Predicted 3D model of a 346-nucleotide part of an RNA (small-subunit ribosomal RNA, central domain) from a marine metagenome. The full RNA is in RNAcentral, with records from SILVA.
Context: one part of a larger RNA
RNA sequence: UUGGGUGUAAAGGGUGCGUAGGCGGGCUACUAAGUCUGGGGUGAAAUCUUGCCGCUUAACGGUAAAAUUGCCUUGGAUACUGGUAGUCUUGAGUGUAGAAGAGGCAGGUGGAAUUCGUAGUGUAGCGGUGAAAUGCAUAGAUAUUACGAAGAACAUCAGUGGCGAAGGCGGCCUGCUGGUCUACAACUGACGCUGAGGCACGAAAGCGUGGGGAGCGAACAGGAUUAGAUACCCUGGUAGUCCACGCCGUAAACGAUGCAUACUAGGUGUUGGCUUUUCGGAGCCAGUGCUGCAGUUAACGCAUUAAGUAUGCCACCUGGGGAGUACGUCGGCAACGAUGAAACUC
Numbered sequence: 001u002u003g004g005g006u007g008u009a010a011a012g013g014g015u016g017c018g019u020a021g022g023c024g025g026g027c028u029a030c031u032a033a034g035u036c037u038g039g040g041g042u043g044a045a046a047u048c049u050u051g052c053c054g055c056u057u058a059a060c061g062g063u064a065a066a067a068u069u070g071c072c073u074u075g076g077a078u079a080c081u082g083g084u085a086g087u088c089u090u091g092a093g094u095g096u097a098g099a100a101g102a103g104g105c106a107g108g109u110g111g112a113a114u115u116c117g118u119a120g121u122g123u124a125g126c127g128g129u130g131a132a133a134u135g136c137a138u139a140g141a142u143a144u145u146a147c148g149a150a151g152a153a154c155a156u157c158a159g160u161g162g163c164g165a166a167g168g169c170g171g172c173c174u175g176c177u178g179g180u181c182u183a184c185a186a187c188u189g190a191c192g193c194u195g196a197g198g199c200a201c202g203a204a205a206g207c208g209u210g211g212g213g214a215g216c217g218a219a220c221a222g223g224a225u226u227a228g229a230u231a232c233c234c235u236g237g238u239a240g241u242c243c244a245c246g247c248c249g250u251a252a253a254c255g256a257u258g259c260a261u262a263c264u265a266g267g268u269g270u271u272g273g274c275u276u277u278u279c280g281g282a283g284c285c286a287g288u289g290c291u292g293c294a295g296u297u298a299a300c301g302c303a304u305u306a307a308g309u310a311u312g313c314c315a316c317c318u319g320g321g322g323a324g325u326a327c328g329u330c331g332g333c334a335a336c337g338a339u340g341a342a343a344c345u346c
Base pairs, nucleotide, nucleotide: 003318004317005316006315007300008299012314014201015200016199017198021194022193023192025088026087027086028085029084030083031082033081034080035077036076037075038074039073040072041071042070049065050064051063052062053061054060091191092188093187094186095184096183097182098181099180103177104176105175106174107173108172109171110154114150115149116148117147118146119145120144121143125136126135162169163168206247207246208245209244210243211242215241216240220236221235222234223233258313259312260311261310262309263308266291267290268289269288270287271286272285273284274283275282276281295302296301319346320345321344328339329338330337331336
């Protein structure tokens, strides 16, 4: 390389949009590029293969055929693929009428709790732990009452509930805004699927500038524990956590399972629509769970939400270590990210 693979053994890109490319629904006509078929030309010789022959045999040689899987040209065939023209509606989209939702952005607003401040009551402890101590407190703490301030997060509802492409999203109200589902079948008429590059989004931590800072809390300090204790426990506490703008671009970014389409027993929950009903229920579509047959799997398991049966396209793997390292290149303010070896060794 071919092949075989990618839930857990190596291997699905973090996610989407989309360029090139690849692939693509039914019918009719034309064309004849691919495809199939006939003729002609060419495909040097040697070599290879086969038949016969010559050296006593063989190697070797002679002769004939075959082969040279190809290219060019020409006459036809038209099922399939392609091209052109027309047409259809089931794929895709639009419309009309409904529906649900922590989907996103911006502004406003509410109560509980916490900490702090002021004032009152009140007196000797409070706090913390396995036990303690550091710490706070007679300059009046803890507790309790009233008022005020600040920041952050939204108990109950809450649900293998919902929404989103993923990351993710949760008090309430308003404005702007994206997507989805159901019913009807009015409209367009294959407009589709995938998607190398590319572009956009992308938790937390981290970075830059300016704010903010209640609680929590890397670093740091102290107290304990211990043989030691640069930890686990305790008392404090700075960055950070929050906001605005700009970077970073990574995660066990996980369903460790790429996307799309079709097909293949059931049972039982639940969310959103629709139809029907004898009001018990039953059916259809779209999600989301459990269980389970065929099938599949090395097993575990998966099983109409497939890891089953197939097709299309992309990504990735090819023994362990060295190593996601070195070098180079690209990106970044930096931290670092992306791409990504070899020697050597088992």